[in-house]
The prediction has a mean pLDDT of 82. Predicted 3D model of a 72-nucleotide RNA (transfer RNA) from Candidatus Liptonbacteria bacterium RIFOXYD1_FULL_36_11. The organism belongs to Candidatus Liptoniibacteriota, within Bacteria. It matches the Rfam family "tRNA". The family's RNA type in Rfam is transfer RNA. About the family: Transfer RNA (tRNA) molecules are approximately 80 nucleotides in length.
RNA sequence: GCGCGCGUAGCUCAGCGGUAGAGCAGUCGUCUUAUAAGCGACUGGUCCCUGGUUCAAAUCCAGGCGCGCGCA
Numbered sequence: 001g002c003g004c005g006c007g008u009a010g011c012u013c014a015g016c017g018g019u020a021g022a023g024c025a026g027u028c029g030u031c032u033u034a035u036a037a038g039c040g041a042c043u044g045g046u047c048c049c050u051g052g053u054u055c056a057a058a059u060c061c062a063g064g065c066g067c068g069c070g071c072a
Base pairs, nucleotide, nucleotide: 001071002070003069004068005067006066007065010024011023012022013021018055026042027041028040029039030038048064049063050062051061052060
């Protein structure tokens, strides 16, 4: 340099046009003599950036940035 894949909550990931979710972590409660585990609730997001398509974009398209893999 070229090709492919990925970028979503603190972490690991789902969601593939129509309300942004799960597990773990955190906070509170419950349980226990106590702690842990279990159970319930809550908190937490400019969906990497810019532009385009659309009534509507995390999702489709273009460019950019970052990371990974392959080829040279």